[in-house]
Context: one part of a larger RNA
RNA sequence: CUGGGCGUAAAGCGCGCGUAGGUGGUUUGUUAAGUCAGAUGUGAAAGUCCACGGCUCAACCGUGGAAGUGCAUUUGAAACUGGCAAACUUGAGUACUGGAGGGGGUAGUGGAAUUCCCGGUGUAGGGGUGAAAUCUGUUGAUAUUAGAAAGAACACCAAUGGCGAAGGCGACUUUCUGGCUGAAUACUGACGCUGAGGCGCGAAAGCGUGGGGAGCAAACAGGAUUAGAUACCCUGGUAGUCCACGCCGUAAACGAUGUCAACUAGGUGCAGGGGGUGUUGAUCCCCUCUGUGAGCUAACGCAUUAAGUUGACCGCCUGGGGAGUACGGUCGCAAGAUUAAAACUC
Numbered sequence: 001c002u003g004g005g006c007g008u009a010a011a012g013c014g015c016g017c018g019u020a021g022g023u024g025g026u027u028u029g030u031u032a033a034g035u036c037a038g039a040u041g042u043g044a045a046a047g048u049c050c051a052c053g054g055c056u057c058a059a060c061c062g063u064g065g066a067a068g069u070g071c072a073u074u075u076g077a078a079a080c081u082g083g084c085a086a087a088c089u090u091g092a093g094u095a096c097u098g099g100a101g102g103g104g105g106u107a108g109u110g111g112a113a114u115u116c117c118c119g120g121u122g123u124a125g126g127g128g129u130g131a132a133a134u135c136u137g138u139u140g141a142u143a144u145u146a147g148a149a150a151g152a153a154c155a156c157c158a159a160u161g162g163c164g165a166a167g168g169c170g171a172c173u174u175u176c177u178g179g180c181u182g183a184a185u186a187c188u189g190a191c192g193c194u195g196a197g198g199c200g201c202g203a204a205a206g207c208g209u210g211g212g213g214a215g216c217a218a219a220c221a222g223g224a225u226u227a228g229a230u231a232c233c234c235u236g237g238u239a240g241u242c243c244a245c246g247c248c249g250u251a252a253a254c255g256a257u258g259u260c261a262a263c264u265a266g267g268u269g270c271a272g273g274g275g276g277u278g279u280u281g282a283u284c285c286c287c288u289c290u291g292u293g294a295g296c297u298a299a300c301g302c303a304u305u306a307a308g309u310u311g312a313c314c315g316c317c318u319g320g321g322g323a324g325u326a327c328g329g330u331c332g333c334a335a336g337a338u339u340a341a342a343a344c345u346c
Stems, first nucleotide, its partner, number of pairs: 004317003007300002012314001014201004021194003025088007033081002035077008048066007091191001092188004097182003103177003107173003110154001114150002117147001119145003125136002162169002206247006215241002220236004258313006267289001271288006295302002319346003328339004
């Protein structure tokens, strides 16, 4: 110096794109940086180890040898890694042609419901609760019916179903647009994987400016309940929820499971579902379940969608509390976010 781990015990960044770096398919030739072998020089003395010797022994001391796993120079080897050159097609990608989809943006349209407004009918209650009351109604409510307005959400379809990197996405139509996937050819020829920094996206709440405001509803007010009731229940009700633009950058952002690749029984080609191709041989992509024959796991459980067996790269953990806090830095209008200790204590 290395080592052990990360579903639930501490630990996978919320998600992607991608720079440096790390790492990388098949074949041939070449090179000789890594690698391997030999030689030479050096690797002070003392010390260590071995042998012999000197103090009566020993410690101690003397002489000789070994070791010093290293470094430099040089001569070779060429399998592997690297460099260079040439080639290949299976990884990756492109073109052509089909397909499914609540993937995203934009503009427009629709019906049901709710509330308010204006009429008709109509009369004494309505509403609410465990029971009540606040509240509302003879200035005509509730109920019912004709009309008009507004905003928000889209019943049924709907599913263990679909799409998206994640957050997430659900009426209908238009238009712009991303990804995925099947089949059969053709083309490029390793262009790949991961990814510190960086950049972008990122629910809800919150913030800024301007709109909008039906319903719901933090705060707030009142009525109840109660020993009290700053609550649960009820009547109201403002921010907010909605739109545009700009911030914020966090969540039990969860599969509490990083990304990519390879391999490993079945039910099984009928345990199923969604989508292609194809025809009755089959095959590909996605999703869900069961389940040991293995294997793994502390157990629970996971098991081709691995938590199995391996490889590449990144992130993170190191007793509990103090503390995701203080200080400092960076970011933010603010709220705060991020990075991130120590004393002390058990």